[in-house]
Transfer RNA from an Acidimicrobiia bacterium, 72 nucleotides, folded computationally. It matches the Rfam family "tRNA". By type it is a transfer RNA. The sequence is in RNAcentral, with records from ENA.

RNA sequence: GCCCGGGUAGCUCAACGGCAGAGCACCUGUCUUGUAAACAGGGGGUUGAGGGUUCGACUCCCUCCCCGGGCU
Numbered sequence: 001g002c003c004c005g006g007g008u009a010g011c012u013c014a015a016c017g018g019c020a021g022a023g024c025a026c027c028u029g030u031c032u033u034g035u036a037a038a039c040a041g042g043g044g045g046u047u048g049a050g051g052g053u054u055c056g057a058c059u060c061c062c063u064c065c066c067c068g069g070g071c072u
Stems, first nucleotide, its partner, number of pairs: 001071007010024004018055001026042005048064005
């Protein structure tokens, strides 16, 4: 330099172009002498950045950045 995959909540990951979610973690409550577990509820996101297409973009297109793998 070229090719492929990935970047979404604190972490691991979902999301046939139509309301951004789950598990774990965190917070509160119930339970307990107390902690843990269990159960109930809750908070947390400029979806890597900037443009484009579209009525509408995490999703499609372009450029760039970062991570991983391959080729030379």